[in-house]
Context: one part of a larger RNA
C1' cells in the first nucleotide's frame, strides 16, 4: 500500500458551533459532464504470453495470433449520479398552545454546624490513641447558659430521579436568560447530515494582581511507631481551597463505546406530556420522548451487548498498525512560568 479493525487485546477527538470538502428525499420532462455501446486512429520494433517452424536437441532463431487493460475523433442509449428547470411533503425549520426541570448569569435573604471574642456558673483537667506523648489548662482550660464576629457548604427532602454539548449543576427567592419533550398541522419547501482546517467553551491542580480566610490542608516543625520511618498515626500549621479579573487547556475529561438516519422478538420499574376514560381525579389501555434492569434472534476471543446494541445497513470524521527506547530527543507554535500541541530515529527484544 490494498485490508483489517477501535467496550475490555494497538486504536473514538474532552465537548460543541461550524468553512472548505464529501454524502443526500419524492415526482415530472430537458440536457449528456460523469457511465454504457459500436466505429476508426494511435497505443514503435525486438522482450513477455499462447502456438507453429529451422540448426540432431536445448539455449538460440522465425513466422503468426493475442495483448499493450491507456489516449483521442466521431456515432449513439438516458436507467443511475450530475447540471439547469418546474413541481411536491413525509426530512429538516417557523408559527399556535399547553409543559417539566440542581440548564446558566446577576441580586436579596434564611437556619443548622465548626472556629474565634464578650459576659455568667463553675473546678481540675482537657484532648488523642492500639498504647501513648508533643499540645491545650490554676494567668481558669475542658462542660454548660447567654451575647456577638466571621467565612464556607448547603442535613432532610433525595431518587441507577431532573436539567445540561461536555465539563459540570442541589438551602430559599427575585430579575434576566438558553435549550428540550408533547399536542396541533396554520406557514416554508430539502432549507439536511458530517465535518479537515478554524472559533468558542472546558473538572481539579497550577499562576498572575487585588481581596478574603471560619473549617480542612500539600509544604514545613513537634510527639509517635520503626532497625530506620524524609511514610501511615496523633498535635500544629502555610500556600491552597472562597470572591473579582486575566491566564493555563490537561484528567480513568468514562458508557473506557465518535455523530446522523433508517431497520429488527418481548417484559418490567422510573421521569415529562398526549389521548381515551372520570361529574372531577385514580386504576387499567393507547402513544410520544428521556432514564434503568431482564431477555431472544443476531453479534461476540470470551466477558458481555441485545431498541439507549457491541445486531443489521449507509454517510462523514477521528484514530491504530508488535513491545520497549518514548509521548522522550530535536524543530515548530501556544504560555507569565509549569508546561500544553506536534512528535521520530538509533538501538534493543
Nucleotide at each position: 500500500c490494498u485490508g483489517g479493525g477501535u467496550g475490555u487485546a494497538a486504536a473514538g477527538g474532552g465537548u460543541g458551533c461550524g468553512u472548505a470538502g464529501g454524502c443526500g428525499g419524492c415526482c415530472a420532462a430537458a440536457c449528456a459532464a460523469g457511465u454504457c455501446a459500436g466505429a476508426c486512429g494511435u497505443g514503435a520494433a525486438a522482450g513477455g504470453c499462447a502456438u507453429a517452424g529451422g540448426c540432431u536437441u536445448a539455449a538460440c532463431c522465425u513466422g503468426u495470433g493475442g495483448a499493450u487493460u491507456g489516449c483521442g475523433u466521431u456515432u449513439g442509449a438516458a436507467a443511475c449520479u450530475g447540471u439547469a428547470u418546474g413541481g411536491c411533503u413525509u426530512g429538516a425549520g417557523u408559527g399556535g398552545a399547553a409543559u417539566a426541570g440542581a440548564g446558566g448569569c446577576a441580586g436579596g435573604c434564611g437556619g443548622a454546624a465548626u472556629u474565634c471574642c464578650c459576659g455568667g456558673u463553675g473546678u481540675a483537667g482537657c484532648g488523642g490513641u492500639g498504647a501513648a506523648a508533643u499540645g491545650c489548662g490554676u494567668a481558669g482550660a475542658g462542660a454548660u447558659c447567654g451575647g456577638g464576629a466571621g467565612g464556607a457548604a448547603c442535613a432532610c427532602c433525595a431518587g441507577u430521579g431532573g436539567c445540561g454539548a461536555a465539563g459540570g449543576c442541589g438551602g430559599c427567592u427575585u430579575g434576566c436568560u438558553g435549550g428540550g419533550a408533547u399536542c396541533u398541522a396554520a406557514c416554508u419547501g430539502a432549507c439536511g447530515c458530517u465535518g479537515a482546517g478554524g472559533c468558542a467553551c472546558g473538572a481539579a491542580a497550577g499562576u498572575a494582581u487585588g481581596g478574603g480566610u471560619a473549617g480542612c490542608a500539600a509544604a514545613c516543625a513537634g510527639g509517635a511507631u520503626u532497625a530506620g520511618a524524609u511514610a501511615c498515626c496523633c498535635u500544629g500549621g502555610u500556600a491552597g481551597u472562597c470572591c473579582a479579573u486575566a491566564c493555563u487547556g490537561u484528567a480513568a475529561a468514562c458508557g473506557a463505546u465518535g455523530a446522523u438516519u433508517a431497520c429488527u422478538a418481548g417484559g418490567u420499574g422510573u421521569g415529562g406530556g398526549a389521548g381515551a376514560g372520570u361529574a372531577g381525579a385514580a386504576c387499567c389501555c393507547u402513544u410520544c420522548c428521556g432514564u434503568g434492569c431482564c431477555g431472544g434472534a443476531g453479534u461476540u476471543a470470551a466477558c458481555a451487548c441485545a431498541a439507549u446494541a457491541a445486531g443489521u445497513a449507509a454517510u462523514c470524521c477521528a484514530c491504530c498498525u508488535g513491545g520497549g527506547g518514548a509521548g522522550u530527543a530535536c524543530g515548530g507554535u501556544c504560555g507569565c512560568a509549569a508546561g500544553a500541541c506536534u512528535g521520530a530515529a538509533a538501538c534493543u527484544c